[in-house]
Context: one part of a larger RNA
Order: sequence, then structure tokens, then C1' cells
RNA sequence: AGACGGGGACCCGCACAAGUGGAGGAUCAUGCGGUUUAAUUCGAUGGUACGCGACGAACCUUACCGGGGCUCAACUACUAGCUGCAAGCCUGAUGAAAGUCGGGCCGCUUUUGAAGGUGCUAGAUAGGUGCUGCAUGGUUGCCGUCAGCUCGUGCCGUGAGGUGUACCCUUAAGUGGGGUAACGAGCGCAACCCUCGUUCUGUGUUAAAUUUACACAGAGGACUGCCUGCGCAAGCAGGAGGAAGGUGAGGACGACGUCAAAUCAGCAUGGCUCUUACGUCCCGGGCUACACGCAUGAUACAAUGGUUAGUACAGAGGGAAGCUAAGCCGCAAGGUGGAGCUAAUCCCAGAAAGCUAAUCUCAGUUCGGAUUGUGGGCUGCAACUCGCCCACAUGAAGCUGGAUUCACUAGUAAACGCGCAUCAGCCACGGCGCGUUGAAUACGUUCUCGGGUCUUGUACU
Repeated sequence: AGACGGGGACCCGCACAAGUGGAGGAUCAUGCGGUUUAAUUCGAUGGUACGCGACGAACCUUACCGGGGCUCAACUACUAGCUGCAAGCCUGAUGAAAGUCGGGCCGCUUUUGAAGGUGCUAGAUAGGUGCUGCAUGGUUGCCGUCAGCUCGUGCCGUGAGGUGUACCCUUAAGUGGGGUAACGAGCGCAACCCUCGUUCUGUGUUAAAUUUACACAGAGGACUGCCUGCGCAAGCAGGAGGAAGGUGAGGACGACGUCAAAUCAGCAUGGCUCUUACGUCCCGGGCUACACGCAUGAUACAAUGGUUAGUACAGAGGGAAGCUAAGCCGCAAGGUGGAGCUAAUCCCAGAAAGCUAAUCUCAGUUCGGAUUGUGGGCUGCAACUCGCCCACAUGAAGCUGGAUUCACUAGUAAACGCGCAUCAGCCACGGCGCGUUGAAUACGUUCUCGGGUCUUGUACU
């Protein structure tokens, strides 16, 4: 100087408390461990792995296993020699395919140099999701959006180093004020950027029309500016006006560093290593196994509910190998049909909870929907391993969950549906967005956890 303390003082955070809803019990989905397996590819492992890489594993993907092939090779670029053969197209045999062995058509451009292109041979080369994240770049997580981390000169100290950055007040903030052997400065904080809320101006689309509404572009507006009180000040408390008030709300933005944290499998890359194989092509299988254990979710256990009928109101998105209307067929999934739309114009598209009415009457039920059977639909070369959807039948566990534990402070939690990416289809109950309905509670900082400043102790560095 740090680090640590079941030392002290002060301060902060959904950290506790006060509340609301969950998890832990059930069934299923997904991930992981374990076990199994020819293989169940690999990575991620306290917090900071476990609906994570994966924003889509039937083939492909695919890295794994079994079997069948190739060896200048699936791909890049180069040299030498050989081949005048174009390239390409059509086609036969064999085979699961890859491939292997043939046949036919065509017989190239040209500056006449065998130059380009093709094939063969030889060679340096290719190739590797093989190893090392403890050789690395880049990127990322956590502490943490915490308020810290430093430098120049000066001063103090033999020196390591200190001071500045301590102290008092204040702040979300090393934010600002006062003070001071310090005076200044940098990286962070804040602001500058984006979105939302308000007004105005301009322009435009849709629309029958509108000073409106909406969209787009710009401008104004909020600064503790004004008032009262407290205070030396910074500022704090209250008030007025205002759409908005003291950082208005949200986002992007992450200091010096820590964890030899994560990633050589996104990519790049040093070294090592394989080279008729650890490369590469193909078919099939596996990544989907199942006595178990864990994690994250979905659905429930019902009457603030279930079912049936009627009826109301969004936002944000997507659409040309696409979105697909009306009509017709089908109980339905879906089929048919083909209008419109390069989209503020057409379509996806019925929002759902809600409201109105009826019924069920507390029951393992008209709750709950797992599981299984049969029949169908769709995508796709192909749904056996291993897809989704529909109808009928079947109706399991489950009556609110032990110890313990998680999230959330306002348009938030909770509830409700809608959209998108990936994508032929989909194991999405996941992820990322969007709106609709819309709470409760915070006395307070003793305690738990994490963090900051100062101080103290130490047999630690």
C1' cells in the first nucleotide's frame, strides 16, 4: 500500500422489512447430470453452466457410429510434361446411393505463340468442427451503470509510498459547495444520441368530408426559471403555473481493473499433429435411449370458475419461389377457388380476457387434461426409428404443495391475447417484441446478502 475480520462509524441497493404473485408436491415440455449404447458428436459447470451456443437435429444440418467408395482429392491457387481432345448435351450396364465401366451427338475460340479452356501424369500444395482459450486476436459474462480509477508539477517521507482523492454539508453520482500543501488535468458520472408524453409550423396519404385524426420532417417547451420557509453556499422541503417538476419515463452507452472466467466449434491465428486418412463423398443409424437425480417452464387442481350462444374494443409486425379474400365442399384439420396486393390502399386477421344471457351446484365433477386406440389432413424425395394438426373414443395424476426459495415499487406486478425471427414442415409450452385489463405495499434500516467511503486490528500478500 492492499486484502481480510462472527471490529467500529456513516451511506446505498426489491438487500431485508411491508405487500402481490409464484417455485419446491402433480402431469407434460425443454436443458443438464447419471446410466445405457456401435454411436447416444462437442462445448458451457457456485454466484457468472443447466428453454445456454441451437433465431428450428426426419434426410441435409452433423461434427458421432456402422457399412460402401475416392486419393491432387469436395474447394483455392501455381509449375512442368503429355493430350487437339472443347466445354457441354443425350444415354446404357452395375449399385442402396456415392461411385465404377461404357455408347452416341458435337467436333471450340485464336493474333498460328500449343495462348485460353478440358482431361491425364508428377510435384510443391489442398483439407482437418484434430490438440492447446494456460501461446493469442476479436467478442462476451460478473463485480456494476457500482462511483470509482489515475496523471503532471509541487510538497511530505531514507524508502515503499503519501498528499491531491482526508474533513463538514450536499447529491443518483469523486454531483456540487465550503475548507485545505496543494494547484491543475485525464478516463469514468452527467450532458450531447434514440423512443414516448405536450404544443406549433410545413408537407403528405387514406378517406365522402374535417380547422380534426394519422404519418413524416422540423421547431418550441423544464432551467430549481418563479414564490414561501430553512441554509454562509451548494442545496433541501412545500407551493404556483404547466401536457410534463426537480434525472419527466424508457433505451443505447459499461472507467482502471478482477476471475490464467468463457469461446481454437462463429471467425481469425502461433505451435503441435493426421495425409490411400484424424481428409472427402454416399446410404442407413444416432444426437429423440431411460431404473433415476437436478434446473427452467407450460397446464392444472376449479364457481373471481367450466360450457354454450350472442356481442365490443388494440398495438406492433410480416407478405412476390410470398400474403392469400369472397364463394363453394368438409363436423374439423383442410380442400377447391381465384379477386386483390410490389402494399397507410389488398391479405395474414376471428384479438382474448371483457360484457349480455342460459346452464352446471361443490362432485375427482360438464374440474383437469396426461395416456392410449381408430379414422383423417398437411409439409416434404421420404414422417418406422423421429413431425405438426383435426375428429371420435379413452379419460391418468392432481383437492393449492415440507424444509426452503424466486420475481416485482406503477401503467410496474399479475392476468389476457396478438405478432415476428429461425423456418418446406415442426416437437415454440422457448426467445424477442406488441398492446388490452390493471393492483397491493414500503413503519423503517435492528437483522440477511451485495456494494461504497473513512477508521481500527492482523501470526496474510